[in-house]
RNA sequence: GGAGCGUGGCGAGUGAGGAUCGCCGGCGGGCUCGCCCGUCGGAGGAAAGUCCGAGCUCCACAGGGCAGGGUGCCGGGUAACGCCCGGGCGUCCGACGAGGACGACGGAAAGUGCCACAGAAAGCAUACCGCCGAUGGCCGCCCCGCGCGGCAACAGGUAAGGGUGAAAGGGUGCGGUAAGAGCGCACCGGGCUGCUGGUAACAGGAGCCGCACGGCAAACCCCACCCGGAGCAAGGCCAAAUAAGGGACGAGGGGCGGCCCGCCCCGCCGGAGUCCCGGGUAGGCUGCUCGAGGCCGUCGGUAACGGCGGCCCUAGAGGAAUGAUCCUCCCCCGCGAGGGGACAGAACUCGGCUUAUUCCGCGCGCUCCAUUU
Numbered sequence: 001g002g003a004g005c006g007u008g009g010c011g012a013g014u015g016a017g018g019a020u021c022g023c024c025g026g027c028g029g030g031c032u033c034g035c036c037c038g039u040c041g042g043a044g045g046a047a048a049g050u051c052c053g054a055g056c057u058c059c060a061c062a063g064g065g066c067a068g069g070g071u072g073c074c075g076g077g078u079a080a081c082g083c084c085c086g087g088g089c090g091u092c093c094g095a096c097g098a099g100g101a102c103g104a105c106g107g108a109a110a111g112u113g114c115c116a117c118a119g120a121a122a123g124c125a126u127a128c129c130g131c132c133g134a135u136g137g138c139c140g141c142c143c144c145g146c147g148c149g150g151c152a153a154c155a156g157g158u159a160a161g162g163g164u165g166a167a168a169g170g171g172u173g174c175g176g177u178a179a180g181a182g183c184g185c186a187c188c189g190g191g192c193u194g195c196u197g198g199u200a201a202c203a204g205g206a207g208c209c210g211c212a213c214g215g216c217a218a219a220c221c222c223c224a225c226c227c228g229g230a231g232c233a234a235g236g237c238c239a240a241a242u243a244a245g246g247g248a249c250g251a252g253g254g255g256c257g258g259c260c261c262g263c264c265c266c267g268c269c270g271g272a273g274u275c276c277c278g279g280g281u282a283g284g285c286u287g288c289u290c291g292a293g294g295c296c297g298u299c300g301g302u303a304a305c306g307g308c309g310g311c312c313c314u315a316g317a318g319g320a321a322u323g324a325u326c327c328u329c330c331c332c333c334g335c336g337a338g339g340g341g342a343c344a345g346a347a348c349u350c351g352g353c354u355u356a357u358u359c360c361g362c363g364c365g366c367u368c369c370a371u372u373u
Base pairs, nucleotide, nucleotide: 001369002368003367004366005365006364007363009362010361011360012358015329016328017327018326019325020324021323023042024041025040026039027038028037029036030035031034044343048354049353051352052351053350054349055348056231057230058229059228068227069226070225071224072223073087074086075085076084077083088105089103090102091101092100093099106222107221111220112219113216114215115214128162129161130158131157132156135155136154137151138150139149140148141147170188171187172186173185174184175183189211190209191208192207193206195204196203197202235286236285237284238283245277246276247275248274249273256270257269258268259267293312294311295310296309297308298307299306300305331340332339333338
């Protein structure tokens, strides 16, 4: 330098022009009043999953606690987050370095529970094969004492070594011992208490303690912090129709019921109808797209991000439009014929995460080939 493979980190992502036929929305115009004409605009990096966090809206709500759910090293960012940035610690790769990848990473000296199989023993301490047998025991050296020797199928000591296991009551070495053992010592590890550095997580070092505290909280649990519910079919407005309810009008006579609690009379009230209010079904309007908005520059900050300035407006339908066909180009592979151009589509909005995807370009890693030193 070339080719291929991987990763998916970054960018870009059926692109441009034309013709015909259509769809949705805005604006302007026309009229025969629900259609026509003109013009402009019309999906994404994930619009997806609906997994987290918010805005907005309605409902609920003194305060505190219980229950329930979530989060969990430290610092920062943010409207907020389980997200992002930086740092610490741990594990792995690498050489133990430089560097990189990954991480449910509070507490196992509050309590409960569990630790399969194997193994003697899984937290209680113990001893399967071993090692020793100092001490005591037995035997022998004529007897006793002492001493010496022997016995391991005597008591006992031990936890070196082996074995089981994911894990066996610190590790390595020296001393020590009958054999051993933190039994003693050195170093490493651990615990406690100061000191130093750091905002902190934490790190370093000192002194003391022979070591007490096996693992599991993605088992219950404990600790700290956070959390009301439902969702644009939220909600608001207008309002044909209909029922309840309210008001006004309601001539004269009779009947019925009520005021009316012995009966009768008088008096008053009610009904039918009309109009109005009310109510809110159909329907319509709104919420609705200018927003924690995007791009560029600059300043602060390691960064996430923030401040300031300039510029821009980019679908808003209402069960769902953004389409189809043809022509010429465009990108990649191939001499050519030809082949390839993915995943996928808004439904109130925004910040994240996750998942899907490749014709390409860049970055990174690996393999092969060629050339140069």
Predicted 3D model of a 373-nucleotide RNA (Bacterial RNase P class A) from a Gemmatimonadota bacterium. The sequence is in RNAcentral, with records from ENA. The prediction has a mean pLDDT of 76. A source record names the gene rnpB. Taxonomically the source falls in Gemmatimonadota (Bacteria, Pseudomonadati). Its Rfam family is "Bacterial RNase P class A". By type it is a ribozyme.